[in-house]
Molecule: c-di-GMP-I riboswitch aptamer
Organism: Pseudomonadota bacterium
RNA sequence: CGCUGACAAGGGCAAACCUGUCGAAAGACAGGGACGCAAAGCCACCGGUCUAAGGGCGCAAGCCUAGGACAGCGGGGCUGCCAAA
Repeated sequence: CGCUGACAAGGGCAAACCUGUCGAAAGACAGGGACGCAAAGCCACCGGUCUAAGGGCGCAAGCCUAGGACAGCGGGGCUGCCAAA
């Protein structure tokens, strides 16, 4: 340095759920809370998933649609702490 990841050291993050705020929603943020996580740090580039305000279609019911969302769905990119075998 590359791979790898221990009952190591010091730490870190925080699912569900609850409360509040924002949002049309999906969801996000803050506080509480810990299921888990060695990138559960960052990026929607590819695949996937969710929502459908606006728009399109429709007599209607409703259907389609992402420029919205998910990085804790998979892949990829960027960055990074520690070091036993």